Predicted 3D model of a 145-nucleotide part of an RNA (small-subunit ribosomal RNA, 3' minor domain) from an Alphaproteobacteria bacterium. NCBI's taxonomy places the organism under Bacteria, Pseudomonadati, Pseudomonadota, Alphaproteobacteria. The coordinates come from a structure-prediction model, not an experiment, and the mean pLDDT is 83.

Context: one part of a larger RNA
RNA sequence: CACCGCCCGUCACGUCAUGGAAGUUGGUUUUACCUGAAGGCAGUGCGCCAACCGUAAGGAGGCAGCUGACCACGGUAGGACCGGUAACUGGGACGAAGUCGUAACAAGGUAGCCGUAUCGGAAGGUGCGGCUGGAUCACCUCCUU
Numbered sequence: 001c002a003c004c005g006c007c008c009g010u011c012a013c014g015u016c017a018u019g020g021a022a023g024u025u026g027g028u029u030u031u032a033c034c035u036g037a038a039g040g041c042a043g044u045g046c047g048c049c050a051a052c053c054g055u056a057a058g059g060a061g062g063c064a065g066c067u068g069a070c071c072a073c074g075g076u077a078g079g080a081c082c083g084g085u086a087a088c089u090g091g092g093a094c095g096a097a098g099u100c101g102u103a104a105c106a107a108g109g110u111a112g113c114c115g116u117a118u119c120g121g122a123a124g125g126u127g128c129g130g131c132u133g134g135a136u137c138a139c140c141u142c143c144u145u
Stems, first nucleotide, its partner, number of pairs: 003108001005105001008101002011098001013095004018090003023085012039070001041068004047063003052059002111132009
């Protein structure tokens, strides 16, 4: 490649990443309660004992045992945070020649756009208010010839 132009959105197909999410499955942490190994400490110590004292009886001292609080692991219930996976679901990006229409660009065939409300397969339509970054027409002022 100049209207046999340009161009918008839904839908269909494919690829990629991503959001929500019932459920499911882990990690970290926290609260309450239960449990209470070993250990030292505290109490008790009827049972037991070689060194010390004592002629002896016994004493001093000690040991086993028992009890208590502390306490690790563990258990039950609840909470918080961080992940994994996931039925279903939302939009996004991209993809030579798919579908439906034709919204925008010329006054684009209803001028367009902005805000808002509402309606519609989709682009969009309509109402109200606003803008000219609208054409055409009229008048005025100015510029060039």